[in-house]
Predicted 3D model of a 71-nucleotide RNA (transfer RNA) from a Minisyncoccota bacterium.
NCBI's taxonomy places the organism under Bacteria, Bacillati, Minisyncoccota.
The sequence was found in a public genome assembly.
It matches the Rfam family "tRNA". Gene Ontology term of the family: triplet codon-amino acid adaptor activity.

RNA sequence: GCGAGUAUAAUACAGUGGCAGUAUAUUUGCUUCCCAAGCAAAAUACGCGGGUUCGAUUCCCGCUACUCGCA
Numbered sequence: 001g002c003g004a005g006u007a008u009a010a011u012a013c014a015g016u017g018g019c020a021g022u023a024u025a026u027u028u029g030c031u032u033c034c035c036a037a038g039c040a041a042a043a044u045a046c047g048c049g050g051g052u053u054c055g056a057u058u059c060c061c062g063c064u065a066c067u068c069g070c071a
Stems, first nucleotide, its partner, number of pairs: 001070007010024004018054001026042005047063005
C1' cells in the first nucleotide's frame, strides 16, 4: 500500500427494519444475630458523520479504532 472482519451497559456476549435483551458486576430492599448465599427491584449501552426509509442498532457510503491476511 491492497483486501477482509469487528465496534451494543462497568465486563462478556445475543439480537433483529417497528419501545434493545441475557449473564456477571454495582446500588437498594426482603430474608439472616452478623456475613455469605437466596429472592425482588433499579440505574448504566447500539463507535462518529451522512444517506435510504413512515421508521435504522439492523441496509448503503465515508471516517476512526482494533484484529487478520497479502505484498